[in-house]
Molecule: Bacterial RNase P class A
Organism: Crocinitomicaceae bacterium
RNA sequence: AAAGCAAGAUUUUCUAUCGCUGCGAAUUUAUUUCGGAGAGGAAAGUCCGGGCAUCGAAGAGCAACAUACUUCCUAACGGGAAGGGUUUCGAUAAAUCUUAUCGAGAUACAGCGAGUGCCGCAGAAAAUAACCGCCCCAAGCUAGUCGAAGGGUAAGGGUGAAAACGUGAGGUAAGAGCUCACGGGAUACAUUGGCGACAAUGGAUUUGGGUAAACCUUAUGUGAUGAAAAACCAAAUAAACCAGAGCUUGAGAGCGGCUCGCUCGAUUCUGGAGGGUAGGUUGUUAGAGACUGCAAGUGAUUGCAGUUCUGGAUAAAUGAUAGACGUUUCCGAUUUUAUUAUCGGAAUAAACAGAACCCGGCUUACAAAUCUUGCUUUUUUU
Numbered sequence: 001a002a003a004g005c006a007a008g009a010u011u012u013u014c015u016a017u018c019g020c021u022g023c024g025a026a027u028u029u030a031u032u033u034c035g036g037a038g039a040g041g042a043a044a045g046u047c048c049g050g051g052c053a054u055c056g057a058a059g060a061g062c063a064a065c066a067u068a069c070u071u072c073c074u075a076a077c078g079g080g081a082a083g084g085g086u087u088u089c090g091a092u093a094a095a096u097c098u099u100a101u102c103g104a105g106a107u108a109c110a111g112c113g114a115g116u117g118c119c120g121c122a123g124a125a126a127a128u129a130a131c132c133g134c135c136c137c138a139a140g141c142u143a144g145u146c147g148a149a150g151g152g153u154a155a156g157g158g159u160g161a162a163a164a165c166g167u168g169a170g171g172u173a174a175g176a177g178c179u180c181a182c183g184g185g186a187u188a189c190a191u192u193g194g195c196g197a198c199a200a201u202g203g204a205u206u207u208g209g210g211u212a213a214a215c216c217u218u219a220u221g222u223g224a225u226g227a228a229a230a231a232c233c234a235a236a237u238a239a240a241c242c243a244g245a246g247c248u249u250g251a252g253a254g255c256g257g258c259u260c261g262c263u264c265g266a267u268u269c270u271g272g273a274g275g276g277u278a279g280g281u282u283g284u285u286a287g288a289g290a291c292u293g294c295a296a297g298u299g300a301u302u303g304c305a306g307u308u309c310u311g312g313a314u315a316a317a318u319g320a321u322a323g324a325c326g327u328u329u330c331c332g333a334u335u336u337u338a339u340u341a342u343c344g345g346a347a348u349a350a351a352c353a354g355a356a357c358c359c360g361g362c363u364u365a366c367a368a369a370u371c372u373u374g375c376u377u378u379u380u381u382u
Base pairs, nucleotide, nucleotide: 001378002377003376004375005374006373007372008371009370010369012367013324014323015322016321017320018319020038021037023035024034025033026032040352044363045362047361048360049359050358051357052226053225054224055223059260060259061258062257064222065221066220067219068218069083070082071081072080073079084109085107086106087105088104089103090102091101092100093099094098110217111216115215116214117211118210119209131157132156133153134152135151136150140146141144165183166182167181168180169179170178184207185206186205187204189202190201191200192199193198230282231281232280233279241272242271243270244269245268252264253263254262289308290307291306292305293304294303295302296301328347329346330345331344332343333342334341
């Protein structure tokens, strides 16, 4: 320097003409004139959290579901920021059981000293262990470092992801934490540092593991519906007909599910057959708003000041053409140590995609590209 892999970030332009929609103003009330505006970074998914609207005067228990390292941010979140633990890869240093530091990733990260399960195949055996092997004893015989039966063993070997903590020495018939030294893991405690999760050190006790996106346990928590929510106006009709239940000894209604409890409750409630209407207004966009600057903070973000108003349709408008800027690529000329810089020409708004109550996140799709960090490979120079 190039290529590849992983993680992350940036990014959707301006002008003119015509067309369409809506708002404001004027007037000659007319398909009038003038002015301004008009889809997204995800508008998608409908997965979370809220604003807003309606219902409900409460409550208790059970079940169900969700979340789960620490601190901070936020209206809130299952979101974000910075850290901690565990773990993977790479580099460096020491060491030769491995440890420490730095960098880049992963993490569904409360609990296996509450209990119950599961760990296939292989292997003797997956926690009540003995296949080969080693040792003791010795029948027998082919008399040898042969050797049945019996007893001891878990150091050596094999199987496996994992085999009764590891290494060394002593000791033993052969062995074993049997004893000792030095280490590893776990538990609680003490000191120091930290807001904290935790870290370092110290001695004490102890010594198979793993698994909770296994059942489970612990802690914290939970309204429903959704603009087709809802509110108002106008018009029209049949508070008429049939059946059942009920009328304070209570049908029924209400509170995420169920039970209890509580409240309301009578020309009431449920069902059938039938009649009228389907029009209009609000909700409907000025906000936890956006942009710029300064300050604080590692950061997410917060505070202060200034500027600004940017769709509102209701079967659904927001389009077409042309030019330019910008980004990138290619070609040519000049220039430079160097695809370094300048000029000219050509190409390039492509993909994913389309508001319908609003906002903050997450996830997914994606074109032209560009940048940052880490790792791997190749090449060149020193």